[in-house]
RNA sequence: CUUGAAAAAGGCAAACCCGUCGAAAGGCGGGGACGCAAAGCCACCGGUCUACGGGAGAAAUCCUAGGAUAGCGGGGUUGCCGAAG
Numbered sequence: 001c002u003u004g005a006a007a008a009a010g011g012c013a014a015a016c017c018c019g020u021c022g023a024a025a026g027g028c029g030g031g032g033a034c035g036c037a038a039a040g041c042c043a044c045c046g047g048u049c050u051a052c053g054g055g056a057g058a059a060a061u062c063c064u065a066g067g068a069u070a071g072c073g074g075g076g077u078u079g080c081c082g083a084a085g
Stems, first nucleotide, its partner, number of pairs: 001085002003082002011036002016031006034071001040077003044074003047069004053064004
């Protein structure tokens, strides 16, 4: 440097419930564990979700600035332990 078999020290925490913030997606705190070797961190690329505001429309609705997702994938960056190479 590559890598993740067994293990140790530990870590994180899906769904759901409660509180709270938000227009929403969703965030945060508590409970809770489906899972995770980066499920630490970063919206750079693609995807997905949202659409208060803006635009189109008679309306239904559509488009979109912006927002969300790092537990959708890729990329960047930092890092514990260890069989093996």